This is a predicted structure of a 358-nucleotide part of an RNA (large-subunit ribosomal RNA, domain IV) from a Pseudomonadota bacterium.
Taxonomically the source falls in Pseudomonadota (Bacteria, Pseudomonadati).
Model confidence (mean pLDDT): 84 of 100.
[in-house]
Context: one part of a larger RNA
RNA sequence: ACCUCGUUAAGGAACUCGGCAAUCUAGCCCCGUAACUUCGGGAGAAGGGGUCCCCUGAGCCGUCAGCGUAACCCGUGAGCGGCUCGGGGGCGCAGUGAAAGGGCCCGGGCGACUGUUUACCAAAAACACAGCACUCUGCUAACUCGUAAGAGGAGGUAUAGAGUGUGACACGUGACCAAUGCGGAAAGGUUAAGGUGAGGGGUUAGUCCCGCGCAAGCGGGGCGAAGCUCCGAGCCGAAGCCCCCGUGAAUGUCGGCCGUAACUAUAACGGUCCUAAGGUAGCGAAAUUCCUUGUCGGGUAAGUUCCGACCUGCACGAAUCGUGUAACGAUCCGGGCGCUGUCUCAACGAGGAUCUCG
Numbered sequence: 001a002c003c004u005c006g007u008u009a010a011g012g013a014a015c016u017c018g019g020c021a022a023u024c025u026a027g028c029c030c031c032g033u034a035a036c037u038u039c040g041g042g043a044g045a046a047g048g049g050g051u052c053c054c055c056u057g058a059g060c061c062g063u064c065a066g067c068g069u070a071a072c073c074c075g076u077g078a079g080c081g082g083c084u085c086g087g088g089g090g091c092g093c094a095g096u097g098a099a100a101g102g103g104c105c106c107g108g109g110c111g112a113c114u115g116u117u118u119a120c121c122a123a124a125a126a127c128a129c130a131g132c133a134c135u136c137u138g139c140u141a142a143c144u145c146g147u148a149a150g151a152g153g154a155g156g157u158a159u160a161g162a163g164u165g166u167g168a169c170a171c172g173u174g175a176c177c178a179a180u181g182c183g184g185a186a187a188g189g190u191u192a193a194g195g196u197g198a199g200g201g202g203u204u205a206g207u208c209c210c211g212c213g214c215a216a217g218c219g220g221g222g223c224g225a226a227g228c229u230c231c232g233a234g235c236c237g238a239a240g241c242c243c244c245c246g247u248g249a250a251u252g253u254c255g256g257c258c259g260u261a262a263c264u265a266u267a268a269c270g271g272u273c274c275u276a277a278g279g280u281a282g283c284g285a286a287a288u289u290c291c292u293u294g295u296c297g298g299g300u301a302a303g304u305u306c307c308g309a310c311c312u313g314c315a316c317g318a319a320u321c322g323u324g325u326a327a328c329g330a331u332c333c334g335g336g337c338g339c340u341g342u343c344u345c346a347a348c349g350a351g352g353a354u355c356u357c358g
Stems, first nucleotide, its partner, number of pairs: 002352007010344002014342001019339001027051005036041001038168001052090012066076003091095001103337007110329002115127002131166007143152003169324004174254003179251002181247004188242003194236003199231005206223007255273005282316001283313001294310005
């Protein structure tokens, strides 16, 4: 020097990415408690006081000897015990004297909440959640597993079951059906296997011709029925697709340029192009803002963070929900009080580990 502890003058976050770590706080009793709020909460808010021993007074409660009564009920009630309030005194730094035993407050983001999770680097604003919505399903249900039998769903029956999205609650949830998907409809177009099958090809019984042969016959060639077989026009052939209608808490999408008001600036207004329709309410430098430490205000002596505004939204926006919201959180960001060896700046002590010698 290292590890684990203990103590520390003055200061008190100056440390540091950041109060990380370590202090502080603390039980019980009494008093007292704000904004806000879903009236439950917030609350143990915050904050303040008490706490030991001895003597003593009063009140209340319990118990009970005795007394009143012939006796009981009942009344009274010394004593004893307990509680509460008061007076006096004592000791100490300190009276829940040890041990055990919340630090608190303010503002904001996210998620309503209790829960769940990456067994061994992530506990969260991720997942789940009640609630909301849409879609499917009439029971041999839909859906899932299985080749099947069968099983689950369910010994349930639409106030049920399955799937998907959203995620308490409050107030809301706008426009677009052109594309994609889904539902419906079926007139027309397109269309497979298949059916039918005009026509054609192959094969050849037969027939004709030629050559050879006395003949029987042999060889070659043409035509060619039936049967078998091959090709095959046209016609008849579903769903699907095209076409048509609908559908957004379906996948999704939600413009550009130019001009204009009697200072300037700006543009309620106008023109024009394109579109299926051009972003409504609300929110906005945001978990989203590039430029950017935007600008203004607040907080600080000083603030790229924080809070309140503005709107020029590079590139918010309405169940991939929008905006709020009490309560909740080992959540994230900013600030304050208290408190401290985090630091100024280090010191000492205890134990340990290690090393050397024996």